[in-house]
Context: one part of a larger RNA
RNA sequence: CUGGGCUUAAAGCGUCCGUAGCCGGUCCGGUAAGUCCUUGGUGAAAGCCCCAGGCUUAACCUGGGGAGGUGCCAAGGAUACUGCCGGUCUAGGGAGCGGGAGAGGCGAGGGGUACUCCGGGGGUAGCGGUGAAAUGCGUUGAUCCUCGGGGGACCACCGGUAGCGAAGGCGCCUCGCUGGAACGCGUCCGACGGUGAGGGACGAAGGCCAGGGGAGCGACCCGGAUUAGAUACCCGGUUAGUCCUGGCUGUAAAUGAUGCGGACUAGGUGUUCGGUGACCCACGGGGUCAUCGGGUGCCGAAGGGAAACCGUUAAGUCCGCCGCCUGGGAAGUACGGUCGCAAGACUGAAACUU
Numbered sequence: 001c002u003g004g005g006c007u008u009a010a011a012g013c014g015u016c017c018g019u020a021g022c023c024g025g026u027c028c029g030g031u032a033a034g035u036c037c038u039u040g041g042u043g044a045a046a047g048c049c050c051c052a053g054g055c056u057u058a059a060c061c062u063g064g065g066g067a068g069g070u071g072c073c074a075a076g077g078a079u080a081c082u083g084c085c086g087g088u089c090u091a092g093g094g095a096g097c098g099g100g101a102g103a104g105g106c107g108a109g110g111g112g113u114a115c116u117c118c119g120g121g122g123g124u125a126g127c128g129g130u131g132a133a134a135u136g137c138g139u140u141g142a143u144c145c146u147c148g149g150g151g152g153a154c155c156a157c158c159g160g161u162a163g164c165g166a167a168g169g170c171g172c173c174u175c176g177c178u179g180g181a182a183c184g185c186g187u188c189c190g191a192c193g194g195u196g197a198g199g200g201a202c203g204a205a206g207g208c209c210a211g212g213g214g215a216g217c218g219a220c221c222c223g224g225a226u227u228a229g230a231u232a233c234c235c236g237g238u239u240a241g242u243c244c245u246g247g248c249u250g251u252a253a254a255u256g257a258u259g260c261g262g263a264c265u266a267g268g269u270g271u272u273c274g275g276u277g278a279c280c281c282a283c284g285g286g287g288u289c290a291u292c293g294g295g296u297g298c299c300g301a302a303g304g305g306a307a308a309c310c311g312u313u314a315a316g317u318c319c320g321c322c323g324c325c326u327g328g329g330a331a332g333u334a335c336g337g338u339c340g341c342a343a344g345a346c347u348g349a350a351a352c353u354u
Stems, first nucleotide, its partner, number of pairs: 003326004007308002012322001014202004021195003025089001027087005033082002035078008048066007092192001093189003096185003104178007111155002115151008126137002163170002206249007216242002221237004259321006267299014303310002327354003336347004
């Protein structure tokens, strides 16, 4: 010496499940494959070291002796660690039971405000819109008020650095079906675990296919303005779409720009769920304080960091496994392949240039 890295410089797969592989808790016994020791064999010659000799010397060459050699084979031995076999345990993991929390998911039913359209009544000249206007709407009676009816979408306040979910995401009410997590007990199983190349499933918005639906909004498009122009910003309309059912696409600043699991390393202060204890009580699923466990924020010791900052929710100190990076541009392009109805997605260069 035997790379260095991945929050923001290039770099964590969008998320999870899981195959192979890699890694693996406690104690006992066995074995001796890995590992270690000894001995023997093998490890060509040249080269290296020593001695002698030959070219006038040297380099060089010749002869003899010696050392060394990643490793391989065999025999004998050692047994701490790893492996394998047998057994044991309960601290990892799982199951069970208990009372609670939650916009977790799916289905059905019900409700509400606003909006819009239609009809009746009232009412008259404007309404609408803007920086100002105009397009537009209105005497075939608009805007506005009121009554009734239809329709589609949405779910104000509560609402909160609140909660739930692996992520995407989830918010009116009730019911049905259903997933997960936390806490408590320590009843059962007894290492059954971690990660995860391939693979599979899920996956916002938009887009696509078929059928429905269409109030509001609104890419495209058409007008009106603005402007030197205005393929925009502003205004009036408006199609796809937005909504529903079934199928496809598989992407994102899919972000904590921070992979998953485990262990260890000061605290302080909020909040949420559960447990325990004390006190208060208008006793209710109530309140306050302390404490334990889980989550979620803020501030910070040590430490880390280029800094910003991170800091028991690590970006600190370590272990296991996977993914990824290796100057900028060309380029997430070309070609090939796989997937897709298509749009395109995934995989993914080089010449050249700097």